[in-house]
Context: one part of a larger RNA
């Protein structure tokens, strides 16, 4: 100087407390461990691995296994020779591949040849998701959006160092004020950026329709309008600016006015010096090591989907604030041409047929659901719950057996609110309800986003956990 203390002081955080809803029990989905297996590829492992990389494993992906094949190679550069490239059909085979066969003779040219491409041959070389993240770059995790981490000059100490950065207040903040052997400065904080909440202005098409007409069973449907909503461009607005009080006359804090909004208005982006030899050699790049008729390359089939079991994360429930039936209302944000697909029609349905419109404020996905009204069920393993299984189908795709999704009929398991323990959340939040998107041929209960309805509680900081500052002890570095 640090680190540590079941030392002290001060102060924060859904850290506790106060509340609301869960997990832990059930069934299923998904990830992991373990076991099994020819293989169940491999990485991630306290917080900070485990619906994680994977925004989507039937083939492909794919790295694994079995079998069948290739060896200058699937890919790059160079040399020589042949042939344009390309294309049709047949045979064998699981295919890779091998054999046969049809059409084709192009472009530039100094007529020597050349350019692109294909095949053959020789070697330089290619290739490796092989190892090392403890050789590395890059990227991102974590402490932590915590308020800290440092430097120059000066001063001080023999020195390591100290001072500044401590102290008195204050703040979300090393934020600001005052004081001070310090005076300044940098990286952080904040602000500048995006979004949301109010208003003004401008522009009105595909959006809008107040007033005036026309028309319809109905609809901004039509003329028209530029008010309103909305869209998107420009501005205004919030700064403790104003008032009162407290305070040291400071910084600031408390209350108030005005205001759409008040003291950082809400949300996002943004992560200092460093820590964890934390993670990634399997995104990529890369040193070293290793393989070179194989640890490289191609193909078919299988596996990654196994199942006594254990754990994590979720979904659905156990019901009446509910289930079911009929009727009825109100969103936002997105996607669409190898696409979204209306209307009509067939089917109980998943869907099919036909097909208008739309590269979309125009057409379409597309009925939002919870809600509201009426009816029914009457506490029952039930008109709760839907697992499992049998049968019949639909669409996608070369192909749904291993191994996908959805529909209909039948079946109708566990489950009556969950032990010890444990998680999230402070407001348009939790809870609850639907909607869309990426990936994607098909395949979400995951992920990302969107709106609807919309709470309870916070006395307080003694205690648990994590963190910041000062101080003290130390046989630790």
């Nucleotide at each position: 100087u640090g680190a540590c203390g079941g030392g002290g002081g001060c102060c924060c955080g859904c850290a506790c407390a106060a509340g609301c809803g869960g997990u832990g029990g059930a069934g299923c989905a998904u990830g992991u461990g373990g076991u099994u297996u020819a293989a169940u590829u491999a990485g991630a492992u306290g917080c900070a691995a485990c619906g994680c990389g994977a925004a989507g494993a039937a083939c492909c992906u794919u790295a694994c296994c079995a079998u069948c094949c290739c060896u200058u190679g699937a890919c790059a550069u160079c040399c020589a020779g042949u042939g344009a490239a390309c294309u049709u059909u047949c045979u064998a085979g699981a295919g890779a591949u091998a054999g046969a066969u049809u059409g084709g003779u192009g472009c530039c040219u100094u007529c020597g040849g050349g350019a692109a491409c294909a095949c053959u041959g020789a070697g330089a070389c290619a290739g490796g998701u092989g190892c090392u993240g403890c050789a590395u770059g890059g990227c991102a995790g974590u402490c932590g959006u915590c308020a800290g981490c440092u430097c120059g000059u000066g001063u001080u100490g023999u020195g390591a160092g100290a001072u500044g950065u401590u102290g008195g207040g204050u703040u979300a903040a090393g934020u600001c004020c005052c004081g001070c052997a310090a005076c300044g400065a940098g990286c952080g904080c904040a602000a500048c950026c995006c979004u949301u909440a109010u208003c003004c202005u401008u522009a009105g098409u595909u959006g809008c329709c107040a007033g005036c007409a026309c028309g319809u069973a109905a609809u901004g449907g039509u003329g028209g309008g530029a008010a309103c909503u909305c869209u998107g461009g420009g501005g205004a607005g919030a700064c403790u600016g104003c008032c009162g009080g407290u305070g040291a006359u400071a910084a600031a804090c408390c209350g108030g006015a005005g205001g759409a909004a008040g003291g950082u208005g809400g949300g996002g982006a943004g992560g200092a010096c460093g820590u964890c030899a934390a993670g990634u050699c399997a995104u990529c790049a890369u040193g070293g090591c290793c393989c070179u008729u194989a640890c490289g390359g191609g193909a078919u089939g299988g596996g990654c989907u196994a199942c006594a079991c254990a754990c994590g994360u979720g979904c659905u429930a156990c019901a009446a604030u509910g289930g079911c039936g009929c009727g009825u209302a109100c969103a936002a944000a997105g996607g669409g041409c190898a696409g979204c697909g209306a209307a009509c029609u067939u089917g109980c349905g998943a869907a099919g047929g036909u097909a208008a419109g739309c590269g979309a404020a125009u057409c379409u996905c597309a009925u939002a659901a919870a809600g509201c009204g009426c009816g029914u069920c009457g506490u029952a393993g039930u008109c709760c719950g839907g697992a499992u299984u049998g049968g019949a189908g639909u669409a996608u795709g070369c192909a749904a057996c291993u191994c996908g999704a959805c529909u209909c009929c039948a079946u109708g398991a566990a489950g009556u609110g969950g032990g010890a323990a444990u998680c999230g959340c402070u407001g348009g939040u939790a809870a609850u309800c639907g909607u869309g998107g990426a990936u994607c041929a098909g395949a979400a209960u995951g992920c990302c986003a969107c709106g609807g309805u919309g709470a309870a509680u916070a006395c307080g900081u003694u205690c648990c956990c994590g963190g910041g500052c000062c101080u003290u002890g130390u046989a630790c570095a």
Predicted 3D model of a 477-nucleotide part of an RNA (small-subunit ribosomal RNA, 3' major domain) from Idiomarina fontislapidosi. RNAcentral holds the full RNA, with entries from ENA and SILVA. Taxonomically the source falls in Idiomarina (Bacteria, Pseudomonadota, Gammaproteobacteria, Alteromonadales). Model confidence (mean pLDDT): 86 of 100.